[in-house]
Molecule: FMN riboswitch aptamer (RFN element)
Organism: Actinoplanes couchii
RNA sequence: ACGCGCUGGCGGGAUCGGUGAAAUUCCGAACCGGCGGUGACUCGGCCUCGGCCGACAGCCCGCGACCCGGUCGAAGCCAUCGUCCGGUGGACCCAGUGUGAUUCUGGGGCCGACGGUGAAAGUCCGGAUGGAAGCACAGCGCGC
Numbered sequence: 001a002c003g004c005g006c007u008g009g010c011g012g013g014a015u016c017g018g019u020g021a022a023a024u025u026c027c028g029a030a031c032c033g034g035c036g037g038u039g040a041c042u043c044g045g046c047c048u049c050g051g052c053c054g055a056c057a058g059c060c061c062g063c064g065a066c067c068c069g070g071u072c073g074a075a076g077c078c079a080u081c082g083u084c085c086g087g088u089g090g091a092c093c094c095a096g097u098g099u100g101a102u103u104c105u106g107g108g109g110c111c112g113a114c115g116g117u118g119a120a121a122g123u124c125c126g127g128a129u130g131g132a133a134g135c136a137c138a139g140c141g142c143g144c
Base pairs, nucleotide, nucleotide: 002143003142004141005140006139007138008137009135010134015029016028017027018026030123031122032112033111034063035062036061037060042055043054044053045052046051058110059109067087068086069085070084072082073081074080092108093107094106095105096104114126115125116124
């Protein structure tokens, strides 16, 4: 240095106006986009000038959350909690460049759980001071 394990740390963003008795839910115009992979061009860094590393996708491939079912266990006799397995889980086209692009450039579109809320919610309130994919963040241990 690399791999694995344990512990700690980190780990979600977004609104104004109009109408109206009442809407941040309708109308108008905006704004936001978890995690891993892929990602030539482009940008940045290193270099033995061969090359290497990093950044770069809401809608491509997966993961996680929410929700549903089952198994096992805990506890308790009302509910509930946890492990594992399964199900479900939204949305993109055209043109250009190029060996190669649904990722780059240009243009035009589309999507967004559940519950609540004198008016219908991606943006308000809530479960959530929760959980989680994961993290060139740190420490320790083992292997090599």